RNA sequence: ACAGUGGAAUGGCUUGUCGCUCGUCACCUGGCAACGGGUAUCGAGAGGAAAGUCCGGGCAACACAGAGCAUCACAUUUCUUAACGGGAAGCUGUGGGUGACUGCAGGGUUCAGGUGACAGAAAACAACCGCCGGCAUUGCCGGUAAGGGUGAAAAGGCGGGGUAAGAGCCCACCGGGCACGAUGGUGACACCGUGUGCCGCACUACCUGUGAGUUGCAAGGUCAAGUAUAUCGGCAUUUAAGGGCUGCUCGUCCAUUGCCGAGGGGUAGACUGCUAUAUCAUGCCAGCAAUGGCAUGGACAGAUAAAUGACAGGCGGUUGCCUCACGGGGCAACUACAUAACCCGGCUUAUAGUUCCACUGUCUUU
Numbered sequence: 001a002c003a004g005u006g007g008a009a010u011g012g013c014u015u016g017u018c019g020c021u022c023g024u025c026a027c028c029u030g031g032c033a034a035c036g037g038g039u040a041u042c043g044a045g046a047g048g049a050a051a052g053u054c055c056g057g058g059c060a061a062c063a064c065a066g067a068g069c070a071u072c073a074c075a076u077u078u079c080u081u082a083a084c085g086g087g088a089a090g091c092u093g094u095g096g097g098u099g100a101c102u103g104c105a106g107g108g109u110u111c112a113g114g115u116g117a118c119a120g121a122a123a124a125c126a127a128c129c130g131c132c133g134g135c136a137u138u139g140c141c142g143g144u145a146a147g148g149g150u151g152a153a154a155a156g157g158c159g160g161g162g163u164a165a166g167a168g169c170c171c172a173c174c175g176g177g178c179a180c181g182a183u184g185g186u187g188a189c190a191c192c193g194u195g196u197g198c199c200g201c202a203c204u205a206c207c208u209g210u211g212a213g214u215u216g217c218a219a220g221g222u223c224a225a226g227u228a229u230a231u232c233g234g235c236a237u238u239u240a241a242g243g244g245c246u247g248c249u250c251g252u253c254c255a256u257u258g259c260c261g262a263g264g265g266g267u268a269g270a271c272u273g274c275u276a277u278a279u280c281a282u283g284c285c286a287g288c289a290a291u292g293g294c295a296u297g298g299a300c301a302g303a304u305a306a307a308u309g310a311c312a313g314g315c316g317g318u319u320g321c322c323u324c325a326c327g328g329g330g331c332a333a334c335u336a337c338a339u340a341a342c343c344c345g346g347c348u349u350a351u352a353g354u355u356c357c358a359c360u361g362u363c364u365u366u
Stems, first nucleotide, its partner, number of pairs: 001362010012315007020045004026039005047337001051348002054346005059216004071212005076090005091106006107207002113204004128148002130144006156174002159171003175199002177196005183190002220272004229264001231262006242254004279298008316335008
């Protein structure tokens, strides 16, 4: 210099005009008041993901003696947290890359099931060819996993002994497993020694352990107009009907109907929940890190059909073209992803451009 790997930060600035939401204060105005309306000044007004709503927590209402079943998620070690199925740093196995680095997997399943296409005799009680023995001869019976052939995978590898031929059948070496012990590590584990012939594998049903009660701020709470109305009180009504007191009549009480008043629940609506917290910034300390602790300072949107915008310039930035006196100048295009809705922690996904840190490879120079 070029090409990369891992991580972190940033996410335009500004002027004018016209607007929006919230708050302070002043004035005008309606009202007895509570409070409301208008105008002007001043102040504040989206994000790193506000997104997807995937996981976890706070908060709230409901549910809940105890136990079981089903469903879903997770499953190695240590740590981290309010919590998690998240995160950090590791371990083991297996892939990718020359490398920095990175993808995937990680409980049990020798006892108890299933599957392993095609090919092949056989996919785990293996005999097709071959080899060996016997009967006896185009064959049959038995032994054999050394050799051939099939396959993604064929009974640890290789050499020797052994045998009728063979075979961990026996032995040496190598690889793996198991048991015991030593060392290092918090641990998973690594490494070494001794013993033991113990020696196919993958996936899945299944089993085991851990976690999850349901619904979400349109949760929930308070106040409550108008209209209708449960219920209660008062007054009036009458033609008739109804019920109680009675055998009957009258009477009386209830009830009916109408008006007036009181009034519970509930609707529109208003307020609350609502933004002060696992909070933000800076510094220091502990830790490899995730994260935690301490000190100082600060207050930072609360809308509800949903404000934070529109238009016109200027300055930046990037790219391309032209020009050049190599300092620069001119023109054009582009300037992302995306907009809070109760609040936090994570995950995932989107993102123009710019900057920084650590590291790798190749080439060149010293």